[in-house]
RNA sequence: AUCAGAGUAGCUCAGUCGGUUAGAGCACAGGAUUCAUAACCCUGAGGUCGGCAGUUCGAUUCUGCCCUCUGAUA
Numbered sequence: 001a002u003c004a005g006a007g008u009a010g011c012u013c014a015g016u017c018g019g020u021u022a023g024a025g026c027a028c029a030g031g032a033u034u035c036a037u038a039a040c041c042c043u044g045a046g047g048u049c050g051g052c053a054g055u056u057c058g059a060u061u062c063u064g065c066c067c068u069c070u071g072a073u074a
Base pairs, nucleotide, nucleotide: 001073002072003071004070005069006068007067010026011025012024013023019057028044029043030042031041050066051065052064053063054062
């Protein structure tokens, strides 16, 4: 330099062939239980879906450019 893949909650990851409220596990906070702690149970908070544009009635999803990471080739 070229090509491919990835970027979604604090962490690891789903997700939707474009549709009304974006989810799980762990972690965190509160409660319940216990003599107490842990485990189990209940509830809750936490997200500009990497950024900027475009297409569209409507974009996390499609398109273009850029940024970061990973791999391959040279």
Transfer RNA from a Patescibacteria group bacterium, 74 nucleotides, folded computationally.
The prediction has a mean pLDDT of 82.
NCBI's taxonomy places the organism under Bacteria, Bacteria candidate phyla.
It was read from a public genome assembly.